Predicted 3D model of a 509-nucleotide part of an RNA (small-subunit ribosomal RNA, 5' domain) from an uncultured bacterium.
Its mean pLDDT, the model's own confidence on a scale to 100, is 85.

Context: one part of a larger RNA
RNA sequence: GACGAACGCUGGCGGCGCGCCUAACACAUGCAAGUCGAACGGAACUAUACGGGUGCUUGCACCUGUAUAGUUUAGUGGCGGACGGGUGAGUAACAUGUGAGCAACCUGCCUUUGAGAGGGGGAUAACGUAUCGAAAGAUACGCUAAUACCGCGUAAGGUUACGAGACGGCAUCGUCUUGUAAUGAAAGGAGCAAUCCGCUUGAAGAUGGGCUCAUAUCCAAUUAGGUAGUUGGUGUGGUAACUGCGCACCAAGCCGACGAUUGGUAGCCGUACUGAGAGGUAGAACGGCCACAUUGGGACUGAGACACGGCCCAGACUCCUACGGGAGGCAGCAGUGGGGAAUAUUGCACAAUGGAGGAAACUCUGAUGCAGCGACGCCGCGUGAGGGAAGAAGGUUUUCGGAUUGUAAACCUCUGUCUGGGGGGACGAUAAUGACGGUACCCCCGGAGGAAGCCACGGCUAACUACGUGCCAGCAGCCGCGGUAAUACGUAGGUGGCAAGCGUUGUCC
Numbered sequence: 001g002a003c004g005a006a007c008g009c010u011g012g013c014g015g016c017g018c019g020c021c022u023a024a025c026a027c028a029u030g031c032a033a034g035u036c037g038a039a040c041g042g043a044a045c046u047a048u049a050c051g052g053g054u055g056c057u058u059g060c061a062c063c064u065g066u067a068u069a070g071u072u073u074a075g076u077g078g079c080g081g082a083c084g085g086g087u088g089a090g091u092a093a094c095a096u097g098u099g100a101g102c103a104a105c106c107u108g109c110c111u112u113u114g115a116g117a118g119g120g121g122g123a124u125a126a127c128g129u130a131u132c133g134a135a136a137g138a139u140a141c142g143c144u145a146a147u148a149c150c151g152c153g154u155a156a157g158g159u160u161a162c163g164a165g166a167c168g169g170c171a172u173c174g175u176c177u178u179g180u181a182a183u184g185a186a187a188g189g190a191g192c193a194a195u196c197c198g199c200u201u202g203a204a205g206a207u208g209g210g211c212u213c214a215u216a217u218c219c220a221a222u223u224a225g226g227u228a229g230u231u232g233g234u235g236u237g238g239u240a241a242c243u244g245c246g247c248a249c250c251a252a253g254c255c256g257a258c259g260a261u262u263g264g265u266a267g268c269c270g271u272a273c274u275g276a277g278a279g280g281u282a283g284a285a286c287g288g289c290c291a292c293a294u295u296g297g298g299a300c301u302g303a304g305a306c307a308c309g310g311c312c313c314a315g316a317c318u319c320c321u322a323c324g325g326g327a328g329g330c331a332g333c334a335g336u337g338g339g340g341a342a343u344a345u346u347g348c349a350c351a352a353u354g355g356a357g358g359a360a361a362c363u364c365u366g367a368u369g370c371a372g373c374g375a376c377g378c379c380g381c382g383u384g385a386g387g388g389a390a391g392a393a394g395g396u397u398u399u400c401g402g403a404u405u406g407u408a409a410a411c412c413u414c415u416g417u418c419u420g421g422g423g424g425g426a427c428g429a430u431a432a433u434g435a436c437g438g439u440a441c442c443c444c445c446g447g448a449g450g451a452a453g454c455c456a457c458g459g460c461u462a463a464c465u466a467c468g469u470g471c472c473a474g475c476a477g478c479c480g481c482g483g484u485a486a487u488a489c490g491u492a493g494g495u496g497g498c499a500a501g502c503g504u505u506g507u508c509c
Base pairs, nucleotide, nucleotide: 001508002507003506005505006504007503008502009501012381013380014379015378016377017376018374019373020339025337026336027335029334030333031332034079035078036077039076040075042073043072044071045070046069047068048067049066050065051064052063053062054061055060086292087291088290096216097215098214099213100212101211102210105209106208110205111204112203113202114201115200116199118152120150121149127142128141129140130139131138132137158183159182160181161180162179163178164177165176166175167174168173188197189196190195218264219263220262225255226254227253230252231251232250233249234248235247236246237245267289268288269287270286271282272281273280274279294315295314296313297312298311317328318327319326320325345371347370348369349368353367354365355364356363357362384414385413386412387411394405395404396403397402418450420445421444422443423442424441428436453498454497455496456495457494458479459478460477464493465492466491467490468489474481475480
């Protein structure tokens, strides 16, 4: 000098930041991922019209059917739940940083561009009936729709196999043109319509990813040898793709004092702190990458996951139970217990920015924007200004003359930052829409009123006397003070330093 700090004493205001560093300990409760009725069939309700029936005060009430319009929506279906948010347990590794490569790859939505959408089929949830179960839920039979599912037709610069030619390169080879054969698509919705939104299949782009390589990346040799899918080859399988990635066979390799292997520790970086620099230390907040989601394992779906608020299995734990069986996962935002020296509200709003869905209106969004709490940090402001000597009183001290506190106070003249009261009142949103917020800011009024402490004073080191104590009580960063005149302990007066803070402790330079 610095800090995500803590502790002691003290504490007026504002702006901007920051706030579980410990138990990746366990979690009550609420919320954090939905949306689309312009994909689909239903169901319920409302209104209107037309029928039927009952009551009967003959034009009203009720029940019921059909049609139209509207609202709501459990289910099927689509897109999104792989983003956003959290944490740092693991990881010494192609995890990360830097630089290359993929002639070995994928990419939903988006952009540009080419071609197309013909004709059929069978189901199933919802629903109904019945049954089982305490519940979670499940079963049987029957009905029905689709942009759900499945054939058929057509089709290519798509894919596969076998060929031909041209050009190119980086070894395997790549690109283009072309022949034959095989394979291989589609879905509709809204609107009066125009058209719009979708659908299928190519090509190119963009974006996002996957893989490979070079190099860098902590400590220990009181860790010296390690390795059998191990190293390489052939074949085969697998993957989006290369590869011992898996497997069969064959060979015996491969790594290592330029530190293998083993053990310990640790997320990495941009950066931050310090320092003249070289360097040392750290990796909070913010940004990029990675890993994880109660512990371990697994796949499914999908463009993308081996998936925090999805599924299955096993373990531990918690809860419900009718004992047969079930339910759960805050390292999301709040909040609770626990641990700890220690770290906040079960707040407001989608107004802005951004995200998901939707044609849109809009819905959702603890992302985010704000507010609350905390002197935790940085920065700014204030606690008054000018005059004022009888140098008042009081305190302290004294050689009793005085000295000092000290222009300090009183007193006089002012000011109004902050504050209190009243009024107006935004930008953020160029039409509408403001959580923040009656906030910021502006105007008027009142009145010095409501706002100063902490540490030190032997030397280092700025600042000294008195009393008490008497190697006691105590102080102390080092040297060292204290045993009767202590500037070093305690108190008081005075002084010095910093100041809404001041000291102490811890850690780094």
About this RNA: The full RNA is in RNAcentral, with records from ENA.